[in-house]
Record summary
A computed fold for an 88-nucleotide RNA from an uncultured Anaerolineales bacterium, annotated as c-di-GMP-I riboswitch aptamer. The model forms 100% of the base pairs in the Rfam consensus. The coordinates come from a structure-prediction model, not an experiment, and the mean pLDDT is 87.

RNA sequence: AACCGACAAAGGCAAACCCGCUGAAAAGCGGAGACGCAAAGCUAUGGGUCUACAGCGUAAUGUGCGCCAAGAUCGCCAAGCCGCCGAA
Numbered sequence: 001a002a003c004c005g006a007c008a009a010a011g012g013c014a015a016a017c018c019c020g021c022u023g024a025a026a027a028g029c030g031g032a033g034a035c036g037c038a039a040a041g042c043u044a045u046g047g048g049u050c051u052a053c054a055g056c057g058u059a060a061u062g063u064g065c066g067c068c069a070a071g072a073u074c075g076c077c078a079a080g081c082c083g084c085c086g087a088a
Stems, first nucleotide, its partner, number of pairs: 004086002012037002018031005035075001041081003045078003048073003055067004
């Protein structure tokens, strides 16, 4: 230094549920709370998944149905960048 990852040490993050705010929604943020996490740190670049206000198509008053990402997710997987500790 690279890989690797302890019933190590120090510190860290925080799923679900609930409350508040934002948003059309997915979801995000804050509080509270811990299911888990060695990158559960960062970047939506590729794939996946979620949503569909607007738009387009269709139907024709049932404000319906279908399509669509530029929206969302890094706690889905890759990739890139950066980083704490050090037993085997």